Source information
A computed fold for a 71-nucleotide RNA from a Myxococcales bacterium, annotated as transfer RNA. The prediction has a mean pLDDT of 80. It matches the Rfam family "tRNA". By type it is a transfer RNA. Its family is annotated with triplet codon-amino acid adaptor activity in the Gene Ontology.
């Protein structure tokens, strides 16, 4: 330099182009002398600008970044 993949709560994984959902982690309570385990609640995310659309996590453009792979 060029080429293929990828990025979504702290993490791990969903989501025909139509309210971002679950697990785990954390936090609150409730059990329980205490603690572990059970339960019940919270709050927490789409790499970034733009462009299509009535509507974008999704499609399309460009950058970043991660990975692989050519010279």
């Nucleotide at each position: 330099u060029c080429c293929c993949c990828g990025g979504u709560c702290g993490u791990c994984u969903a989501a025909c182009g139509g309210c971002a959902g679950g697990a785990c982690a954390g936090c609150g309570g409730a059990c329980u002398c205490u603690g572990a385990a059970u339960c019940c609640g919270c709050g927490a995310a789409u790499c970034a600008u733009g462009g299509u659309u009535c509507g974008a996590a999704u499609c399309c453009a460009u950058g970043c970044u991660g990975g692989g792979g050519a010279a």